[in-house]
RNA sequence: GCCCCUGUAGCUCAGAGGUAGAGCGACUGCCUUGUAAGCAGUAGGCCACGAGUUCAAAUCUCGUCGGGGGCU
Numbered sequence: 001g002c003c004c005c006u007g008u009a010g011c012u013c014a015g016a017g018g019u020a021g022a023g024c025g026a027c028u029g030c031c032u033u034g035u036a037a038g039c040a041g042u043a044g045g046c047c048a049c050g051a052g053u054u055c056a057a058a059u060c061u062c063g064u065c066g067g068g069g070g071c072u
Base pairs, nucleotide, nucleotide: 001071002070003069004068005067006066007065010024011023012022013021018055026042027041028040029039030038048064049063050062051061052060
């Protein structure tokens, strides 16, 4: 230098154009003598950034940046 993959909640990851989700974690309540476990609930996201396409974009296209891998 060129090519590929990747960026979504604190962490690990789903999400095939139409309301952003799960598990774990955090917090509150129930239960318990107490803690853990269990049960119920709550909070937490401008979906890396910018532009384009579209009635509508996390999702499609282009660029930038970050991470990982390959080739020379």
The prediction has a mean pLDDT of 83. Predicted 3D model of a 72-nucleotide RNA (transfer RNA) from a Microcaldota archaeon. Its Rfam family is "tRNA". About the family: Transfer RNA (tRNA) molecules are approximately 80 nucleotides in length. Rfam classes the family as a transfer RNA.